[in-house]
RNA sequence: ACGGAAGGCCGGACAGCCGCCUGCCAUUACCGCGGGAGGAAAGUCCGGACAUCACGAAGAAACGACAGCGGGUAACGCCCGCCCGGGGUAACCCGAGGGAAAGUGCAACAGAAAACAAACCGCCUCGUAUGCAAAUACAGGUAAGGGUGAAAAGGCGGGGUAAGAGCCCACCGCGUUUGCGGUAACGUAAACGGCAUUGUAAACCCUGUCGGAUGCAAGCCCAAAUAGGACCCCCAUAUGACGGUCUUCGCGUCGGGGGUCGGGUAGGGUGCUACAAUCGUCUGGUAACAGACGAUGCAGAUGAAUGGUUGUCACCGUCUUGGCGGUACAAAAUCCGGCUUACAGGCCUUCCGUCAUA
Numbered sequence: 001a002c003g004g005a006a007g008g009c010c011g012g013a014c015a016g017c018c019g020c021c022u023g024c025c026a027u028u029a030c031c032g033c034g035g036g037a038g039g040a041a042a043g044u045c046c047g048g049a050c051a052u053c054a055c056g057a058a059g060a061a062a063c064g065a066c067a068g069c070g071g072g073u074a075a076c077g078c079c080c081g082c083c084c085g086g087g088g089u090a091a092c093c094c095g096a097g098g099g100a101a102a103g104u105g106c107a108a109c110a111g112a113a114a115a116c117a118a119a120c121c122g123c124c125u126c127g128u129a130u131g132c133a134a135a136u137a138c139a140g141g142u143a144a145g146g147g148u149g150a151a152a153a154g155g156c157g158g159g160g161u162a163a164g165a166g167c168c169c170a171c172c173g174c175g176u177u178u179g180c181g182g183u184a185a186c187g188u189a190a191a192c193g194g195c196a197u198u199g200u201a202a203a204c205c206c207u208g209u210c211g212g213a214u215g216c217a218a219g220c221c222c223a224a225a226u227a228g229g230a231c232c233c234c235c236a237u238a239u240g241a242c243g244g245u246c247u248u249c250g251c252g253u254c255g256g257g258g259g260u261c262g263g264g265u266a267g268g269g270u271g272c273u274a275c276a277a278u279c280g281u282c283u284g285g286u287a288a289c290a291g292a293c294g295a296u297g298c299a300g301a302u303g304a305a306u307g308g309u310u311g312u313c314a315c316c317g318u319c320u321u322g323g324c325g326g327u328a329c330a331a332a333a334u335c336c337g338g339c340u341u342a343c344a345g346g347c348c349u350u351c352c353g354u355c356a357u358a
Stems, first nucleotide, its partner, number of pairs: 001354010012313007020036005038329001042340002045338005050215004055250006063211005068082005083097001084095004098206002103204002105200003120146002122142004127138004154172002157169003173195001174193008219270004229261007240254004275297001277296008314327006
């Protein structure tokens, strides 16, 4: 200098004028002081805080989710680190990463044959018949070579055999056991062994772990109003029925379920923003993060505020260097921790590779 990889930040700022919402002071208003849309506020996908529900405890089922090992967290399907497998020269990236010996299913086409596994081409004759011979037919042996395929009774080299085959041997692979290292997943070394029970579970399934429902339009309070409404059907009637599936125990209520017609509620307040909060320093930890000390208080609307305008600056593009144009994705509504998706332009840090120079 070029190419690549990972992580983080900004994404507008300042001033004037006018306008809007809100907190505090004040009897009300005015004045004054302070504040006013994000990194994703989005998707509504996970996890919670909080609230309500006569249901609570134990167990089970259904349904759903998760799935290497360890750690973090209020918790998680999230985050961090490590192990294994795959990709890449590498930095790094990806993995719906438990189980195929519990069972079932599937593997199209091709191929002889795809698990109760196999003989198409081929090789051989320790056999028979024919033949001068070459050879041919039958019978038998074979899975090394070739072909098909994603995958064909481990791979490769040698020996052996009629020709072959883990038939035998060495190495690799696989399984078992033991030693060493590691919290563990796992790694490594040695010995022994049959030579291998194909692949697929993001197919059904099995194993283990976790999970009540509904949600701020949840709830609570005030005010006001009506009709504590009428009718029909089914079931049951205290030894019963109902109470987030079933069983047992406990507890609560006294009918339970369905349908038709009709009436009231459209107001105000609260919930509503002090929180598992943000920032800084130190300590511990590889890290996620935890602890200690200190500082800060940063929207709370309710048909829905957070704006308009002028000037300067910043960034980008262009050209005649002084002008012109542009500046992304996108708007809080109970709150928080994550994940996913969108994003013009710009900045910073670390790492890998190639080339050159010293």
Background
This is a predicted structure of a 358-nucleotide RNA (Bacterial RNase P class A) from Micavibrio sp. UBA1664. It matches the Rfam family "Bacterial RNase P class A". By type it is a ribozyme. The prediction has a mean pLDDT of 76. The organism belongs to Micavibrio, within Bacteria.